[in-house]
RNA sequence: GCCGGGGUAGUCUAGCCCGGGAAGGCGUCGGCCUCGAAAGCCGAUGUUGCUUGGCAACGCGGGAGUUCAAAUCUCCCCCCCGGCG
Numbered sequence: 001g002c003c004g005g006g007g008u009a010g011u012c013u014a015g016c017c018c019g020g021g022a023a024g025g026c027g028u029c030g031g032c033c034u035c036g037a038a039a040g041c042c043g044a045u046g047u048u049g050c051u052u053g054g055c056a057a058c059g060c061g062g063g064a065g066u067u068c069a070a071a072u073c074u075c076c077c078c079c080c081c082g083g084c085g
Base pairs, nucleotide, nucleotide: 001084002083003082004081005080006079007078010026011025012024013023020068027045028044029043030042031041032040046058047057048056049055050054061077062076063075064074065073
């Protein structure tokens, strides 16, 4: 230098092809159970802000573009893994 795969919340992963609600496991927090814990079961859990009420804004490696609308399509760049030379 060329080719392929990948980057999504604390962590692992789905969603991407074919645009419209960011989902699941783990973890964490609270509760139940127990003498107490572990295990198990139930609930909550992206981030920030606020009048703590639920609302609002933001959020998928970074930027730009297309679109009513982008994690998803297009372009450029960064990083990781593998292969070729």
Molecule: transfer RNA
Organism: Methanomicrobiales archaeon